[in-house]
Predicted 3D model of a 71-nucleotide RNA (transfer RNA) from Candidatus Roizmanbacteria bacterium RIFOXYA1_FULL_41_12.
It matches the Rfam family "tRNA". Rfam's curators write: Transfer RNA (tRNA) molecules are approximately 80 nucleotides in length. Rfam classes the family as a transfer RNA.
RNAcentral holds the sequence, with entries from ENA.

RNA sequence: GGGCCGUUAGCACAGUGGUAAUGCGCCGCAUUCGCAUUGCGGAAACAGGAGUUCGAUUCUCCUACGGUCCA
Numbered sequence: 001g002g003g004c005c006g007u008u009a010g011c012a013c014a015g016u017g018g019u020a021a022u023g024c025g026c027c028g029c030a031u032u033c034g035c036a037u038u039g040c041g042g043a044a045a046c047a048g049g050a051g052u053u054c055g056a057u058u059c060u061c062c063u064a065c066g067g068u069c070c071a
Base pairs, nucleotide, nucleotide: 001070002069003068004067005066006065007064010024011023012022018054026042027041028040029039030038047063048062049061050060051059
C1' cells in the first nucleotide's frame, strides 16, 4: 500500500428498508425484622460524514478505530 470482516445501552449480543429486541448490570416500588432471592415498573444505544429513497441500524461512497490475510 491492497483484499476481506467488524463497530448497536455500562457489558454481551439480535435486528434483509417502515415502533431498535433480549440477557447481565443500574434506578424505583412491593416482598423481608434486615440482606439475598423473586415480582412489577423505569432510565439508558445504531462510530463520524455524505448520497440513494416517501422513509436508512439496514443499500452505496468517504473517513476513523479494531481484527485478519497478501505484498

The same sequence occurs in records of 5 taxa.